The RNA shown here (transfer RNA) has 73 nucleotides and comes from an uncultured bacterium. It matches the Rfam family "tRNA". The family's RNA type in Rfam is transfer RNA.
RNA sequence: GCCAGCGUAGCUCAGUCGGUAGAGCGAUGCACUCGUAACGCAUAGGUCACCAGUUCAAUCCUGGUCGCUGGCU
Numbered sequence: 001g002c003c004a005g006c007g008u009a010g011c012u013c014a015g016u017c018g019g020u021a022g023a024g025c026g027a028u029g030c031a032c033u034c035g036u037a038a039c040g041c042a043u044a045g046g047u048c049a050c051c052a053g054u055u056c057a058a059u060c061c062u063g064g065u066c067g068c069u070g071g072c073u
Stems, first nucleotide, its partner, number of pairs: 001072007010025004019056001027043004049065005
């Protein structure tokens, strides 16, 4: 330098032939217990990397930028 994949909650990840985003773990509260842990219930937590385009509508499609990983040279 060229090519490909990936970027979604604090972490690990799902999701979608375009229709107002979820799980597990973690956090907080409640309940339980003599108390703690575990188990149970609930709550909070997301500009879906960034910019632009298409569309009535974009996490999803298109173009560009940035970052990470891998391959080639």